Source information
Model confidence (mean pLDDT): 83 of 100. Predicted 3D model of a 69-nucleotide RNA (transfer RNA) from a Nocardioidaceae bacterium. The RNAcentral record of the sequence draws on Rfam. The organism belongs to Nocardioidaceae, within Bacteria. It matches the Rfam family "tRNA". About the family: Transfer RNA (tRNA) molecules are approximately 80 nucleotides in length.
RNA sequence: GCGGGUGGAGCAGCUCGGUAGCUCGCUGGGCUCAUAACCCAGAGGUCGUUGGUUCAAAUCCAACCCCGC
Numbered sequence: 001g002c003g004g005g006u007g008g009a010g011c012a013g014c015u016c017g018g019u020a021g022c023u024c025g026c027u028g029g030g031c032u033c034a035u036a037a038c039c040c041a042g043a044g045g046u047c048g049u050u051g052g053u054u055c056a057a058a059u060c061c062a063a064c065c066c067c068g069c
Stems, first nucleotide, its partner, number of pairs: 001069005008024004018055001026042005048064005
């Protein structure tokens, strides 16, 4: 200097600000003689930290922390 940090894991959303989603996993139920698969439902994150701008910030701005090159 460049890239990245978002549920337990891996990622999207950032460009163009409008209140966070996907896959897997987890829990309960259905199905089955039973397990897996499949189907239905649910829990779980306020977005690395702090501040700023704004009616409103994961998103814009600044500083800092951590990881990779």